[in-house]
RNA sequence: UAAGCAGGCCGCCUUAUCGCUGCCGUGAAAACGGGAGAGGAAAGUCCGGACACCAUAGUGCAGCAUAGCGGGUAACGCCCGUCAUCCGUUUAACGGAAAGGACAAGUGCAGCAGAAAGUAUGUACAGGUAAUGCUGUAGUGAAACCAGGUAAACUCUAUGCGGUGAAACGUCAUGUAAAUCGGUGCUUGAGGGCUGCACGCCCGAGCCGAAGGGUAGGCGGUUUGAGACUAAUAGUAAUGUUAGUACUAGAUAAAUGAUAGGGAAGGUCCUUUGGGCUUAACAGAAUCCGGCUUAUGGCCUGCUUAUUUU
Numbered sequence: 001u002a003a004g005c006a007g008g009c010c011g012c013c014u015u016a017u018c019g020c021u022g023c024c025g026u027g028a029a030a031a032c033g034g035g036a037g038a039g040g041a042a043a044g045u046c047c048g049g050a051c052a053c054c055a056u057a058g059u060g061c062a063g064c065a066u067a068g069c070g071g072g073u074a075a076c077g078c079c080c081g082u083c084a085u086c087c088g089u090u091u092a093a094c095g096g097a098a099a100g101g102a103c104a105a106g107u108g109c110a111g112c113a114g115a116a117a118g119u120a121u122g123u124a125c126a127g128g129u130a131a132u133g134c135u136g137u138a139g140u141g142a143a144a145c146c147a148g149g150u151a152a153a154c155u156c157u158a159u160g161c162g163g164u165g166a167a168a169c170g171u172c173a174u175g176u177a178a179a180u181c182g183g184u185g186c187u188u189g190a191g192g193g194c195u196g197c198a199c200g201c202c203c204g205a206g207c208c209g210a211a212g213g214g215u216a217g218g219c220g221g222u223u224u225g226a227g228a229c230u231a232a233u234a235g236u237a238a239u240g241u242u243a244g245u246a247c248u249a250g251a252u253a254a255a256u257g258a259u260a261g262g263g264a265a266g267g268u269c270c271u272u273u274g275g276g277c278u279u280a281a282c283a284g285a286a287u288c289c290g291g292c293u294u295a296u297g298g299c300c301u302g303c304u305u306a307u308u309u310u
Stems, first nucleotide, its partner, number of pairs: 001306010012263007020037002023034004039282001043293002046291005051165004058199004063161005068082005083100001085097004101156002106154002108150002118146001123138005169220004180210005191203003228245007266278005
């Protein structure tokens, strides 16, 4: 210097002009002034929750997930620690991986070698019996009859999982046709109620189709939160506790943009009290949190390998 592996940090601040979406103030209005305005993943929607509604969430079957031990958390399939196993030429150390319940319920599967790989079509030698692989040894193999191996095979066991998602849900409200035609049903129950199936439970006088008529959407939920930052403290750690500080997007067909200056920090280069270059990429809220995964620019640290120079 390059590559690989592991881990960590940052992914800007500010001013002016024009423009966009909320909020506050002034104003009769027009408008003016002030202040706020995307992310580390806002993404995939894969797990776990909050919240809301459906029998306060029923029963059975099916289905899905998890699987050593201990801890964390609101919860998890997430995270931390640790043991065993496997891998890194390898004892240890160190690093990494993830598939760690059961083969003594049943079914399936097993390369090469070997007589034979699970219904033993029992090889060679020796021994034994009324008879029989009945017994021993040899040989092949990771494993040879032993309750064999294999569950990242079906399966079984244990534990957990009801469904639908903010287009949930609540509330206010506009218009017309409560009309016409056809079918069907009215307790002998049409139809509906958000579970894959069956049962069960609840509502129930309307429902389906045709042609035609009509319309308007607003508000709440909704952004102050299992939250963020700082310090102390308990703990190996994940994480918890205490104190303090600030309030920091709420759009609805969807605003958060463009241009031009200035600056901090990092990196790099040079002619080094200084100056030059660089700010890229992935992407973009839509009820809200905790994770996982994926995408992506820059920088730092450790280890390994290769090359060059001294």